[in-house]
Context: one part of a larger RNA
Molecule: large-subunit ribosomal RNA, domain VI
Organism: Patescibacteria group bacterium
RNA sequence: CGUUGAUCUGAAAAAGAUCUAUACACACUUGAAGGAAGUCGACCCUAGUACGAGAGGACCGGGUUGAACGAGCCGCUGGUCUAUCAGCUUUACCACCAGGUGAAUUGCUGAGUAGCUAUUGCUCGGAAAGGAUAAGUGCUGAAAGCAUCUAAGCACGAAGCCUCGCCUAAGACUAUGUGUGAGGUCCGUGGAAGACUACCACGUUGAUAGGCUCCAGAUGUAAGGCCGGUAACGGUUUUAGUCGAGGAGUACUAAUAGACCGA
Numbered sequence: 001c002g003u004u005g006a007u008c009u010g011a012a013a014a015a016g017a018u019c020u021a022u023a024c025a026c027a028c029u030u031g032a033a034g035g036a037a038g039u040c041g042a043c044c045c046u047a048g049u050a051c052g053a054g055a056g057g058a059c060c061g062g063g064u065u066g067a068a069c070g071a072g073c074c075g076c077u078g079g080u081c082u083a084u085c086a087g088c089u090u091u092a093c094c095a096c097c098a099g100g101u102g103a104a105u106u107g108c109u110g111a112g113u114a115g116c117u118a119u120u121g122c123u124c125g126g127a128a129a130g131g132a133u134a135a136g137u138g139c140u141g142a143a144a145g146c147a148u149c150u151a152a153g154c155a156c157g158a159a160g161c162c163u164c165g166c167c168u169a170a171g172a173c174u175a176u177g178u179g180u181g182a183g184g185u186c187c188g189u190g191g192a193a194g195a196c197u198a199c200c201a202c203g204u205u206g207a208u209a210g211g212c213u214c215c216a217g218a219u220g221u222a223a224g225g226c227c228g229g230u231a232a233c234g235g236u237u238u239u240a241g242u243c244g245a246g247g248a249g250u251a252c253u254a255a256u257a258g259a260c261c262g263a
Stems, first nucleotide, its partner, number of pairs: 005019005024181005033168003039067007051056001069125005077118004084111005089104006129163003136156004183261004187203005208254003211250005217243003224237005
């Protein structure tokens, strides 16, 4: 944008109820088609068996473990972690000491949570099965009284082809189907989502983010005081102090109030 008809109540062209069609919203679906994948070893058993004079040494079948490749993840091992903690130097400033702040590649150095991440870590994948075949192997069998896998007919046969399995999928314009019948947007708080948009969570009937409290974790024992030492410094208060992202709780702050589209 567009959206049917019928029945009933009723005085009714008011209003309402039930059934039904369509549109739309929400949720769930079918799968035309497309894509990805498709790899290769070693060892063990069968079995020192078949075979072979011996030396040697299997097919078939079963199991285990890897390489490379691919996808995902961060519990472990590591990397990074430029608004975390500590140590150290020069310089400027806070009047001075002490204690700090700025600049110096994040000033340098040692550690490092969350997140991100590695064949440097972990998990998983290739399979199995069915169908039609290639080369090839056959059965029956004539033309050609024989022979012949082929001419009619029939059976096998590959990592390949088509299915199956995984992913996307109705712009598949023949635009699927099913269920329900009300929802959606703006606005705001945010996110392991993100260029914008979209997606997801929440909006007081609330834990969405911040704050606060507790916990985990990082750093490694703050400042001030006291004691010892002439002092540098050491000890004690003190497993302290400080702290980004993590977990839980808590309405303290902000998600107010509302507007619009839609049957």